[in-house]
Context: one part of a larger RNA
This record gives sequence, structure tokens and C1' cells, in this order.
RNA sequence: UUGAGCGUAGAGGGCAUAUAUGCAUCAAAUCAAGUUGAAAGUGAAAGUCUCUUUAAACUAGUGGAAUGCUCUUGACACAAAUUCACUUGAGUGAGACAUAGGAGAGUGGAAUUUCAUGCAUAAGGGAGAAAUCCGUAGAUCUACGAAGGAAUUCCAAAAGCGAAGGCAGCUCUCUAGGUCCCUAUCGAUGCUAGGGUGCGAAAGCAUGGGGAGCGAACAUGAUUAGAUACCCUGGUAGUCUACGUCGUAAACGAUGAGUGUUCGCCCUUGGUCUACAUAGAUCAGGGGCCUAACUAACUCAUAAAACUCUCCGCUUGGGGAGUACGGUCGCAAGACUGAAAUC
Repeated sequence: UUGAGCGUAGAGGGCAUAUAUGCAUCAAAUCAAGUUGAAAGUGAAAGUCUCUUUAAACUAGUGGAAUGCUCUUGACACAAAUUCACUUGAGUGAGACAUAGGAGAGUGGAAUUUCAUGCAUAAGGGAGAAAUCCGUAGAUCUACGAAGGAAUUCCAAAAGCGAAGGCAGCUCUCUAGGUCCCUAUCGAUGCUAGGGUGCGAAAGCAUGGGGAGCGAACAUGAUUAGAUACCCUGGUAGUCUACGUCGUAAACGAUGAGUGUUCGCCCUUGGUCUACAUAGAUCAGGGGCCUAACUAACUCAUAAAACUCUCCGCUUGGGGAGUACGGUCGCAAGACUGAAAUC
């Protein structure tokens, strides 16, 4: 490289956007250098193949082949180019609809903790059992008040929204996307996407702020043969916020994106329609079964892992190793790229 593959065996990029590239619906005309038919020329000699000569061979000779190129003349299905159309793909508008989609501001209640005051008196706390710990300097409990931070009980669901990460008290402002529905409009404006750019949980890093609870590290108490753990009591960073940075996760549906085609049943979310409705039809989602098909099997099965096409990414025995070296990025931690040899 070909081939064969990528749910679980090796293999789908964390997700999007978009440039180059590749691919792409339908009617007609023109063009004819892609494509394709025919003719002519050329394709040195030797060589290769055929035949002649020879017992055989060399040598010699005859004939053929020679993917190609040039020129001439045709064809027009496909592809390209140019022109003119079409509406079904894509988009736009009108009318409805749902939503924890995003950003900012304000605000509510419950609970934990701390503080102040009153009441009250000897315990409290913790556990398998204990102890460290806290408490007569008045704790726990209880009443009332205050402060402060974080998270939003119930509703809540296989529910909803988002490209993914993810998103949940309530109100307001700004803002993105989606679905349905009739038509109107535009007229292939599409799909994919190397490189690029942006987003990207948690943890970490930098500088300010904040700090209730929880809690790496750390310090005790237990347990134990030991216990640098599991359990208990404390507790710093962190968790929160602003502005940067990092760019990774079992970033999972372990399933790339897009178009089209495919037996049925049940539940459910949001629309639309039907002289009625405890129903049915139809779009766009979310789930559970299942036929065919596929699969090594498990399973999957209109949300395919079935049947087709297009484009990208990736795999090629194990270990060494996601290591070394080099490069790019980063404040650092490290990230990305990524070998080889002994075995």
C1' cells in the first nucleotide's frame, strides 16, 4: 500500500464550525481537449514471437506483434464547461407551541455553623465496642435575635433542553436554537471535512475576594501481628466568585457525520387534523418488546450493529510504551505528536 475491519476482541477524533479537497437532485440546448469508433502516418537496427535454411546450433533471411504518439474524420450515453429552466434537497418569511438552552441582575424559605441574651444543670458527642474531643470559665437541650456562606427539599418522570461538556428555588432583562402548521418566497445556495478556529466535566495553576458545610495533605484516637488504611475526633489547600490559564476523563450509546429504503406491538413528550373522542390519523422527539436481516456470540433491530451511497478519523500480535528523542504549546503540572532494540 492492498485487503479486511472499528458496540464488547486492535480500532470512531471529547464536541462543533468552516477553508482546501472529495462527492452530489431534476428538464433542455450548445460545445467536444475527458471518454469512445474508424482510417492514415510513425513506432531505427539488434532483441522477443512465427516460418525458411541445418542432424542440431550460430549466422543470415521472411513475416508478425509492438500497450504508445501524431494527424484526419465520426459518435454524444456519462463527466466537464457555457446558457436557460424546474422544485422535491437546503434556506427565508407568516401563525402557533414547548423548554433545568446560555448570560447578567435582583430576591425567597428550610437547614448546618458561629455569635449575643434568657431559661436550665451535668453531662454531651462518637462507635461494632471505645477513646481522642467538648463541658461547672455553665456545654448538650430549649426560646428569641443576629451574622455569613453554600446548595436549591417536595414537584421529579424511562420527562424536558443543549453540538458536546452540561443545565433545576422564584422574578426580571438580554439572547441562541428547535418543533408543528398551512401556504408564500428563493432556486441546488447541498453533504463531508485534512490543516485552521472556537467550545470543552472534575482536578490543577496565577492574582484578588470569599470561606457556612464538606474536606486531599496533616495531627490525634481506635482497630491490628503491623495499619503510614478502612472507622472516629479535628483540620489546611480546595470546593464558591472575578479575570486569565490548563485542554484532559470509562469526555460512554465504549456505536463518526449525512442522504435514501425497510414486519409489527406497547408506553410517553410537544404540535397539527378528524361531528366526538375512554378513539383514530399524521409529523418531530424520548423509552420498552419483537419479525426479517446482520452478528463469533451476546445482542442490535425505523434512535440499526439491516439494505445502499458520499466524505472524514482510526486499527494491523504482545511487551518495551503512550516511554525515549526531536518539535509545537504551557507560568508550572504537563498536553499534543510519537519511535527503536534485546525479549

Record summary: This is a predicted structure of a 343-nucleotide part of an RNA (small-subunit ribosomal RNA, central domain) from Allium cepa. The full RNA is in RNAcentral, with records from SILVA. It matches the Rfam family "Bacterial small subunit ribosomal RNA".